[in-house]
RNA sequence: GUAAUACAAGGUGAUGAGGCCCACCUUUAACCGCCUGAGACGCAGAGUCUCAGGCUGAUGGCUUCUACCAUCCA
Repeated sequence: GUAAUACAAGGUGAUGAGGCCCACCUUUAACCGCCUGAGACGCAGAGUCUCAGGCUGAUGGCUUCUACCAUCCA
């Protein structure tokens, strides 16, 4: 997009872009990182939210480029 299923298409995968591959979602969605402590909600637990401190990474995966960071040389 179609009346709808289906199909096609589209969207998404914690920081940018290209190529290839993979996965997820169909607008009620997929997705929006992790750890520790404290506080709040909750009878408690689970869970959620907030604050403080700490950690990895430009990938969902491979690869290239760019940005950033570290080391060394000129």